[in-house]
RNA sequence: GCGGGUGUGGUGGAGAGGAACCACGUCGGACUCAUGAUCCGAAGGCACCGUUCGAAUCGGACACCCGCC
Repeated sequence: GCGGGUGUGGUGGAGAGGAACCACGUCGGACUCAUGAUCCGAAGGCACCGUUCGAAUCGGACACCCGCC
């Protein structure tokens, strides 16, 4: 230098243009003598810039990883 992959709550993952779901964790409550387990509820997220009426999804740049030279 060239090509490919990855970037999403605190953590690990899903999500192929109409707007984000699951598990664990955290917080509150119920239950218990208490803790745990279980049950109910809540908070919390798309790294950046563009395109588009609308972007996790398309384009670009960036970072990291892999391969080639």